This is a predicted structure of a 76-nucleotide RNA (c-di-GMP-I riboswitch aptamer) from a soil metagenome. RNAcentral holds the sequence, with entries from MGnify. Its mean pLDDT, the model's own confidence on a scale to 100, is 88. Its Rfam family is "c-di-GMP-I riboswitch aptamer". From the family's description: GEMM was predicted in a large-scale screen for bacterial structured RNA regulatory elements.

[in-house]
RNA sequence: GAUAAAGGCAGCCCCGUCGUGAGGCGGGUACGCAAAGCCACGGGACUCCGUCGCAGGAGUUAGCCGGGUUACCGAA
Repeated sequence: GAUAAAGGCAGCCCCGUCGUGAGGCGGGUACGCAAAGCCACGGGACUCCGUCGCAGGAGUUAGCCGGGUUACCGAA
């Protein structure tokens, strides 16, 4: 980051399955993505425990943002 080339990933939803749950995994499906590859470090949002409330704790989300790190091509 281009009306380039080769490709890649896979939203919502559906089915199955795991989880108290957010949500994860598998199959289908493609809304989209130049890192929509990976990482829970900072923030946000969400779930559970806890409290009269606050505090606090444990988790989820990388397709919420920032950051770290790796990677294909090569016009301007």